The part of an RNA shown here (small-subunit ribosomal RNA, 3' major domain) has 476 nucleotides and comes from a metagenome. The RNAcentral record of the full RNA draws on SILVA.

Context: one part of a larger RNA
Parts: sequence; structure tokens; C1' cells
RNA sequence: UGACGGGGGUCCGCACAAGCGGUGGAGCAUGUGGUUUAAUUCGAUGAUACGCGAGGAACCUUACCUGGGCUAAAUCACACAGGAAUCAUACAGAAAUGGGUGAGCCAGCAAUGGCUUGUGUGAAGGUGCUGCAUGGCUGUCGUCAGCUCGUGUCGUGAGAUGUUGGGUUAAGUCCCGCAACGAGCGCAACCCCUAUGGUUAGUUGCCAGCACGUAAUGGUGGGGACUCUAGCCAGACUGCCUGUGCAAACAGAGAGGAAGGAGGGGACGACGUCAAGUCAUCAUGGCCCUUACGUCCAGGGCAACACACGUGCUACAAUGGGCGGUACAGAGGGUAGCUACACAGCGAUGUGAUGCCAAUCCCAAAAAGCCGUUCUCAGUUCGGAUUGGAGUCUGCAACUCGACUCUAUGUAGCUGGAAUCGCUAGUAAUCGCGUAUCAGCUAUGACGCGGUGAAUACGUUCCCGGACCUUGUACA
Repeated sequence: UGACGGGGGUCCGCACAAGCGGUGGAGCAUGUGGUUUAAUUCGAUGAUACGCGAGGAACCUUACCUGGGCUAAAUCACACAGGAAUCAUACAGAAAUGGGUGAGCCAGCAAUGGCUUGUGUGAAGGUGCUGCAUGGCUGUCGUCAGCUCGUGUCGUGAGAUGUUGGGUUAAGUCCCGCAACGAGCGCAACCCCUAUGGUUAGUUGCCAGCACGUAAUGGUGGGGACUCUAGCCAGACUGCCUGUGCAAACAGAGAGGAAGGAGGGGACGACGUCAAGUCAUCAUGGCCCUUACGUCCAGGGCAACACACGUGCUACAAUGGGCGGUACAGAGGGUAGCUACACAGCGAUGUGAUGCCAAUCCCAAAAAGCCGUUCUCAGUUCGGAUUGGAGUCUGCAACUCGACUCUAUGUAGCUGGAAUCGCUAGUAAUCGCGUAUCAGCUAUGACGCGGUGAAUACGUUCCCGGACCUUGUACA
């Protein structure tokens, strides 16, 4: 100087407390451990692994296993030789592959060009090892308020000072004081979304007034008022008032204002820590393999199942289940696509057909809600696992191993031990909707969107984590 203390002081955080809803019990989904296996590819492992890499494993993917092949494949460049390209087809085979048959004979005057086969030369390839050789990227402490430097001063020196003190703040934020005076990286602001108004613009959006028209609809003429769209401005600064204070600042059911003291949300992550994670995104040093640890193909596996754990979904019901009627979103996506409408089917869906490269058409029904009606507390008209049967769709192909539909079946489960998690407001809880990936899907996941919409916070003694000052130390 640090680190540590079941030392002290000050302060903060859904850290506790006060509340609301969960997990832990059940069934299922998913990840992991373990076990099994020819293989169950690999990585991630307290917080900071475990619905994680994977934003989609039937083949492919695929890296694993079994078997069958190749010595190159793919691509590129150059040279030489040949053929148009290409198409059809029988055979062996699981295919990769092998060796046949037939058709075919490009453009251009030409040089030549494009395509292709073979040979040669040059450049192989490796998801093999090392993240403890690395770059890049990332997690975490932590959006915590810290981390440092120059000059000066003090100290023999390591170092100190500044950065401590008194206030204040979300903040090393600002003020005052001070052997310090300044400065840098962080904080804040500058950026984006959102909340109000103005202005410009008015189609595909809108429709107040004026007409036309319809069973009905901005459907038509027209209009820019309104909503909206999307560019530019304004607006919030403790600016004003009162009180306290030297000041910074704080307090006020103060004024004005759509918004008030950081308005709400996002992006943004200092010096560094964990030899943290990743050689399997990529790049890369070194090492290793080179008729194989490379590469092609078929089938299998990644989906196994006594069990253990994590994360979720659905429930155990009446604030509910069923049936009928009836409202109100936002944000997205669509041409190898989204599909209106009609018909067939109980339905998944099929057939025909129409609009839309989309503020125009479509996906699209929002759901909870509201209004009726039924069930009457029961393992039930709760709950839906499991299994039988019959189908639909995608795809070369749904046996291992897809989703969906109909019908039958109707398990466990009556609110969950010790323990443990999230959340302070448009939040929790609850209700649906969309997207990426994608032929299809294992999505109950991930990322977004809106609808309805709470309770509680006395307080900082205690638990956890952190910041500053100080003290002790046999630690560095």
C1' cells in the first nucleotide's frame, strides 16, 4: 500500500421487512447428471453451466457408430488432347459408384468464345490436441462510482498528498474548506423510442361539412377540418414563488404546465478481477494424421431409461367448466408467398377461384371482457396423461423419430415438507396476438406486441451483496 475481521462509523440495492404470485408435491415438455449403448458427437459446471451454443437433429444438418467405396472431392489458374452442351434408357448395387446403348453435333466469315471430359502442374484437407501459447467476441463484479496522471509539496524509502474533512447528490454530482493546483478514463449530457403542442405534406390512410350511390360499406365525386402517417420545430431549466441554508442543495396537496425536479424506457459497461468462457462461428502459433484423425454413400445414433437435479407448461376447479350471442388492440409477415369468396368434409384439409410485390389485398378469429343459459361441490360436465381405431398435411421417405384432426379411453392430481425464486406501477398477476429459424415440426422455448390491471414499503435491528472513512493483523 492492499486484502481480510463472527472490529467500529456513514450510506446504498426487491438485500431484509411489508405485500402479491410462484417453485419444491402431480402429469407432461425441455436441458443436465448418471446409467446403458456399436454410437448414444462435442462444448458449457457455484453465483457467472443446466428451454445454454441449437433463431428449429426423420434424410441432409452431423461433427458419433456400423458397413460399403475413393486417394482425392469441390473450386480456381495455366498448358495439352478430345467432345457441342445435353437428353433418354436397360443392367449390377443399399446408395455412393461402375461399366453399356441410343439420340444429339453450339454461336461466329474467321480468329475465337461459352460449356464439358481426360491428363499434367500449382494451391490439399482435418468440427484432430492445446482457450494454461493467442487475436477477436462474450459473461461477471456492475450502470457499482470509482480508476489514474502531470507538476508541486511531504517522507531515507515503500509511498503519501490531490481523491481526506463539513454538507449535498442517483453519481469522485456539486458547494465550502484545505499544500496543493490542474488534467484524463468513467458519471451526466450529446443518440433512439415514448408522453403535449405547432408547422409542412395529404396517398394506399382519414371523412366534419356538400353531393351521388348501395341491402350494406369512404363505395364514388370531392375535402385537409379531424384521426393518422413522418420530416422539421417548440417544450422542463429548480426557470418562477415560499421556507431552511454561507453555498451547493433540499422541502412544498405552491403557481403555471401535457409532462416537475433524472418525466418513462432503451442503446451506452472506466482501470481492472475470475490463467472465467469460446482453437466447434471465424482467424491463428505450436503439435499431431496424410490409401487416413482426409473424403463420398446407405443405415443407425444424437430421441435409449431403474434413477437424481434445473427451467417451464397444464392442472387440482364455481372469481370456475360447457354452449349460444356480442364488442374493443398493437406490432409484425407475405410472390417457390399470404390467400378473400364459393363448394365438399363433423374436422384437420381438399377442389375451384379472386386480390395483393401490399398504410390499397391477405394472414386475421384477438382473447380475457360483456349479455344470456346450463352444471351445484362430486375425483365431478374439474383435470387431461396414456392407449385403441379412423384420417389429413409436409416431404424421395414419417418404423426407429413429425405435426394436426375425428372418435373412444379417461391416469396422477383436492393447493404441495424442509427449503427457495420473481416483482415497487401501467410494474406483478392475468389474457391473447405476431415474428425469426423453417418443406414440415418436437415452440409449453426465444424475441417482440398490445388488452385488463393490483397489493405493499413502519423501517434499516437482522440475512446477502456493494461503496467510503477508520481500526487491528502471526496474511501478500
The coordinates come from a structure-prediction model, not an experiment, and the mean pLDDT is 81.